[in-house]
């Protein structure tokens, strides 16, 4: 200098004009109350993902809820965390020269399934071409006339070392042995099983001995094993006001004494059908079941009223700084800060200049060099993805102008 790998930061600045929302204070107006509107002033006011809704929780309600089956989730070890399928460290395996990165990472000797095509044969398999032995026929040569050697073809038997097919062929190399071969046997090696020793919290790693000779792959196929799992959700839930097809009480009036109308107050949705009321309908526990508890209403259909206000609603598993412990994730301690709460839904519009960046050209400076740094001018660019809605911890996806740090590789100069 170039190429790569990993992590982090930012989400532009300044000024002018116009325009928003919350909260505090002040004054004025409306209002029975809750509350509403306006003026002035102070202060605060979208993200790294606010997106996806894929996980885990806090919180609220059901209810202070047991067992079994089915279902679902996770899957190396240890740690972190409120928890997790997340994060950190390590182990094993794959990729990469490396930095580093990836992993649906327990089990194939519990069982079932699958491995196309090609090939003889793909789970206990298999003989296509070959190799060897015996035999038959033909040809050639030799002959001591018994036969021998060679070539080619058929039949029977042996073989799985050589070749071929395939992603993969039921261990590899070398030898002994054989008619020819073969772990049939032997040496070394790999794999598998197992004993002992050493290191490590552990997954696991290293060493050494023995054994049979060799048990393929696939579980992100079904399955087995281990561990874990209430449901619904802020449109959760709570309070106030209002209202309703009715009910009760009451003032007054009328009355045929059955009742009708009206004022005020309180409570409350109406009708129909089916079913049930301790001989238990229905409800509770994600499905089913046993058990337990609540229980006088419940189920279905057709209708009426409520379009309002407030809380929930932001002080948090909170942010920042320092320090200690820890390889790290993270935790402890101390200090400091309050940083949106809308509800048809707020922070915007416009103008100008600039920082930063890219390119061109020139100058200066540092250096032995390779090369670096600074200044001026001109042109360009000057921001992508995208907007909270109960909150938080993650993961995934989208993304622009740049900046910082560390590490790996290559090349050049001294």
């Nucleotide at each position: 200098a170039g190429g790569g790998c990993u992590g982090g930061c930012c989400g532009g600045g300044c000024g002018g004009c116009c325009g928003c929302g919350g909260c505090g204070c002040u004054c004025c107006c409306c209002c029975a109350c809750c509350g509403g509107g306006g003026u002035g002033u102070g202060u605060c006011g979208a993200g790294g993902a606010a997106g996806g809704u894929c996980c885990g929780g806090g919180c609220u309600c059901c209810a202070c809820a047991g067992g079994g089956c089915a279902g679902g989730g996770u899957g190396g070890u240890g740690g972190g965390u409120a928890a997790c399928a997340c994060c950190c460290a390590c182990c094993c395996g794959g990729g990469g020269u490396a930095a580093c990165u990836c992993g649906c990472g327990g089990g194939a000797c519990a069982g079932u399934g699958c491995c196309a095509c090609a090939g003889a044969g793909a789970g206990c398999a298999g003989a296509c071409c070959g190799c060897c032995g015996c035999u038959c026929a033909c040809c050639a040569c030799c002959u001591c006339c018994g036969g021998g050697u060679g070539g080619c073809g058929g039949g029977c038997g042996g073989u799985a070392a050589g070749g071929g097919u395939g992603a993969a062929a039921c261990g590899g190399u070398g030898g002994u042995g054989u008619a020819a071969g073969a772990g049939a046997c032997c040496a070394c090696c790999a794999g598998c099983g197992u004993g002992c020793c050493g290191g490590g919290u552990g997954a696991c790693c290293g060493g050494u001995g023995c054994g049979g000779c060799u048990a393929g792959g696939u579980a992100a196929a079904c399955c087995c094993c281990a561990c874990c799992c209430g449901g619904a959700g802020c449109a959760a839930g709570a309070u106030c006001a209002a209202g309703a097809a009715g009910c009760c009480g009451u003032u007054c009036c009328c009355u045929c004494c059955g009742g009708g109308g009206u004022c005020c107050g309180g409570c409350g949705c109406g009708c129909a059908c089916g079913u049930g009321c301790c001989u238990g309908a229905g409800g509770g526990c994600g499905g089913c079941u046993c058990g337990c508890c609540c229980g006088a209403g419940c189920g279905u259909g057709c209708g009426g009223g409520u379009a309002g206000a407030u809380c929930g609603c932001a002080c948090g598993a909170g942010g920042c700084c320092a320090u200690c412990g820890g390889c790290a994730a993270c935790g402890g301690u101390g200090g400091u800060c309050c940083c949106a709460g809308a509800u048809g839904g707020a922070u915007g519009g416009u103008c100008g200049c600039c920082a930063a960046c890219c390119g061109g050209c020139g100058g200066g400076u540092c250096g032995c060099a390779a090369g670096g740094c600074c200044c001026a001018c001109c042109g360009g660019c000057g921001a992508a993805c995208a907007g909270a809605a109960c909150c938080c911890g993650g993961c995934c996806u989208a993304u622009g102008a740049g900046c910082c740090a560390g590490c790996c590789c290559u090349u050049c100069c001294g």